[in-house]
Overview:
Bacterial RNase P class A from a Paracoccaceae bacterium, 355 nucleotides, folded computationally. Lineage of the source: Bacteria > Pseudomonadati > Pseudomonadota > Rhodobacterales > Paracoccaceae. The model forms 93% of the base pairs in the Rfam consensus. It matches the Rfam family "Bacterial RNase P class A". Rfam describes the family as follows. Ribonuclease P (RNase P) is a ubiquitous endoribonuclease, found in archaea, bacteria and eukarya as well as chloroplasts and mitochondria. It was read from a public genome assembly, where an Rfam model found it.
């Protein structure tokens, strides 16, 4: 120098002219005003109301190696283990197939304790047929009851051997998943659980259109249905223990009435620097700061300069024109996933070269 991987940071700036929102102020003016994803609405939650509370059992859904972070999580951060990569790195619906039930189409002898088309070997014989033996070559297939080599045989087979696969495992090594492993075995009972399902863990609903206030207006409205009507009903799927309501608990359908204002509304598990503990995720200290709050929805628009990128012309200096990506807060935060033109920094791995 080229190629790959990974983490990150920007995605315009300055200057003027006029318009907007919200603080503050008597007022002149000051200060501030869209994001890394505000987007998906897929987790978690704070905060708000509802359901009677706890404790169990049923349902129903959610998560799944081990350890640690966090207010929590299906997230992050270290490891294991598995599978892709040549590596860096990247994925992983990562417990359990001996509890039980399913499925593996079609080819193909034969798909879970199967199996003999072709082969190859024996022995008979009317010379192509007919018994026997084998599964080591070959075919079908996503997948064929271990893989190389070697002895053995009439051809072969774990039939024997070695080494590797497998199972078992003394003993050591890690908190732990898990790793080494003396030794010893038959040489073998497949795969899927992002099929049902079985274990362990965790889980009320609904959401700022939650909710609370005031001020206005109307019909304090009509029907009808189940239960029950005093030791009795009734609130949860169900039991139990409390605890609350009563001439009660619930349902259905017609009708009127308000569509206005404030609060919720933004100081937060907040942001910064600066030490300190820990591979790390993130703690903890000390300082230091307040950065949208709209409400049919406010953050624009115009000029002039300059910058990142491109094109034409030109030996060059330059001159001319294009033009900067995804993409708009509405409770509020911590994550994941998705988009993103163009510039810039770090680190790894791999090739080539030169010194």
């Nucleotide at each position: 120098g080229c190629g790959g991987a990974u983490g990150g940071c920007u995605g315009g700036a300055c200057g003027g002219u006029c318009g907007c929102g919200g603080a503050g102020a008597a007022a002149c003016c000051u200060c501030c005003g869209a994001g890394g994803a505000a987007a998906g609405u897929c987790c978690g939650g704070a905060c708000u109301c509802c359901a009677c509370a706890a404790a169990g059992c049923a349902u129903c859904g959610g998560u799944g190696c081990c350890g640690g972070g966090u207010a929590a999580c299906g997230c992050c951060c270290g490891g294991c283990c598995g599978g892709g990569g040549a590596a860096a790195c990247c994925c992983g619906a990562g417990g359990g197939a001996a509890a039980g039930c399913g499925c593996c189409a079609c080819a193909g002898a034969g798909a879970a304790c199967a199996g003999a088309c072709c082969g190859c070997c024996c022995c008979g014989c009317u010379c192509g047929c007919g018994g026997g033996g084998u599964a080591a070559g070959g075919g079908u297939g996503a997948a064929a009851c271990g893989g190389u080599g070697g002895g053995g045989u009439a051809a072969g087979a774990g039939c024997c051997c070695a080494c590797c696969g497998c199972g078992g495992g003394a003993c050591g090594g890690g908190c732990a998943a898990c790793c080494g492993g003396a030794c010893c075995g038959g040489c073998a009972c497949g795969g899927c659980a992002a099929g049902c399902c079985c274990c362990a863990c965790c889980g009320g609903g609904a959401g700022c259109a939650a909710u609370g206030c005031c001020a206005a207006a109307u019909a304090g409205g009509g029907a009808c249905c189940u239960c029950a009507u005093g030791c009795g009903g009734g609130c949860u799927g169900c039991u139990u223990u409390g605890g609350c309501c009563c001439a009660g608990a619930g349902g259905u359908c017609c009708g009127g009435g308000u569509u206005g204002g404030c609060a919720g509304c933004u100081a937060a598990a907040g942001g910064g620097a600066c030490g300190u503990g820990g591979c790390a995720a993130c703690g903890c200290g000390u300082c230091u700061u307040u950065u949208a709050g709209a409400u049919g929805a406010a953050u624009g628009a115009c000029c002039g300069u300059u910058c990142a990128g491109g094109g034409u012309c030109g030996c060059a200096a330059g001159a001319c024109c294009c033009g900067g990506a995804c993409a708009g807060a509405a409770u509020c935060c911590g994550g994941c996933u998705u988009a993103c033109a163009g510039g810039c920094c770090a680190u790894c791995c791999g090739c080539g070269c030169u010194u």